[in-house]
RNA sequence: GGAGCCGGCCGGGCGGCCGCGGGCUUCGGCUCGAGGAAAGUCCGGACUCCACAGGGCAGGGUGCCGGCGAGAGCCGGGCGGGGGCGACCUCGCGGAAGCGCAACAGAAAGCAGACCGCCGCCGCGGCUCGCCGCGGCGGUAAGGGUGAAACGGUGGGGUAAGAGCCCACCAGCGCGUCGGGCGACCGGCGUGGCUCGGCAAGCCCCACCCGGAGCAAGGCCAAGCAGGCAGCGUUCGAGGGUGGCCCGCCCGAGCUGCCGGGUAGGCCGCACCGGCCCGGCGAACGGGCCGGCGGCGGGCGUUCGCGUCCGCCGAGAGAGAUGGUCGCCGGCGGUCUUCGGACCGCGCACAGGAUCCGGCUUACAGGCCGGCUCCUCCA
Numbered sequence: 001g002g003a004g005c006c007g008g009c010c011g012g013g014c015g016g017c018c019g020c021g022g023g024c025u026u027c028g029g030c031u032c033g034a035g036g037a038a039a040g041u042c043c044g045g046a047c048u049c050c051a052c053a054g055g056g057c058a059g060g061g062u063g064c065c066g067g068c069g070a071g072a073g074c075c076g077g078g079c080g081g082g083g084g085c086g087a088c089c090u091c092g093c094g095g096a097a098g099c100g101c102a103a104c105a106g107a108a109a110g111c112a113g114a115c116c117g118c119c120g121c122c123g124c125g126g127c128u129c130g131c132c133g134c135g136g137c138g139g140u141a142a143g144g145g146u147g148a149a150a151c152g153g154u155g156g157g158g159u160a161a162g163a164g165c166c167c168a169c170c171a172g173c174g175c176g177u178c179g180g181g182c183g184a185c186c187g188g189c190g191u192g193g194c195u196c197g198g199c200a201a202g203c204c205c206c207a208c209c210c211g212g213a214g215c216a217a218g219g220c221c222a223a224g225c226a227g228g229c230a231g232c233g234u235u236c237g238a239g240g241g242u243g244g245c246c247c248g249c250c251c252g253a254g255c256u257g258c259c260g261g262g263u264a265g266g267c268c269g270c271a272c273c274g275g276c277c278c279g280g281c282g283a284a285c286g287g288g289c290c291g292g293c294g295g296c297g298g299g300c301g302u303u304c305g306c307g308u309c310c311g312c313c314g315a316g317a318g319a320g321a322u323g324g325u326c327g328c329c330g331g332c333g334g335u336c337u338u339c340g341g342a343c344c345g346c347g348c349a350c351a352g353g354a355u356c357c358g359g360c361u362u363a364c365a366g367g368c369c370g371g372c373u374c375c376u377c378c379a
Base pairs, nucleotide, nucleotide: 001375002374003373004372005371006370007369008368009367010366012329013328014327015326016325017324018323020033021032022031023030024029035350039361040360042359043358044357045356046355047214048213049212050211059210060209061208062207063206064077065076066075067074068073078093079092080091081090082089083088094205095204098203099202100199101198115144116143117140118139119138120137121136122135123134124133125132126131152170153169154168155167156166157165173192174191175190176189177188178187179186180185218268219267220266221265227259228258229257230256231255232254239251240250241249242248272292273291274290275289276288277287278286279285293314294313295312296311297310298309299308300307301306330348331346332345333344334343335342336341
């Protein structure tokens, strides 16, 4: 210098004008107003309502070890498979006892199997008398061929030919033992019979866990209409209209009060950040305290710039507001360059709350920091 790997983080900044939603308002304004994923709604909870003596069946979820945590999950480790020269990445993880499954190919696929080949015996035929060919019966898993998989590998002995049939070494399994590790597990030694497995995302077995619905949860208030009860009234005129009242005039059969449920509608649920304490298994929940940032108001001090103290407030919404434009800086692309920069173009990644919290997954222009690997060059 080039090519990569892993981890963490940022993901536009400042100002002017206009606008949008919440809150406050002296109606002039003031103030607050999305994200690392707010997303998918995939897990686990908080919260709310409903159900619930106890036990069991069915159904669902999880499944190597250690630590943290909240049961989700995260970090580290172990074993096995795959990829990369490497840093490293990626996939899988209880159990094969029982019932099952293994397409196609192949003779044979589950206490396996004789298609070709090899060997022995018998029969027939041929003959150059050594053997050869055909048929039958039997032996054989060393060789060929099929397959994802064919019942250990290599060498020697052995045999009619062969075979863990026997032996040596290796691989694997079981048992015993020693050492290391908290553990999963790893390593060594001895020994046994020689010995095969795969799939549990097929059923199944074992261990542990699991009520349902979700903020459109749910709670409070409550027009109108309808209902129930009571009272008053129907030429003995309730009630309504007629400018506020009385008279008068007109209309006139309903009017008024209370009650329960409850629709429309309204309110609550509903929240600045961080830390600590108590309750709680617990972040979110209930209660309390302290600190910080920003805004507003007030007190005190003041060199009028400000400092300090106290109080209050911190998106929370009607199916739902965060935007537009301009200037400067930053970024990206292009052209030019006297290498200082100049000019032009692009608003410039993914995306946007809806009860809240912890995770997981997915999307993401550009950039920053740290560690590591490989190649090349120079000293």
This is a predicted structure of a 379-nucleotide RNA (Bacterial RNase P class A) from an Actinomycetota bacterium. Its Rfam family is "Bacterial RNase P class A". The family's RNA type in Rfam is ribozyme. The prediction has a mean pLDDT of 77. The model forms 92% of the base pairs in the Rfam consensus.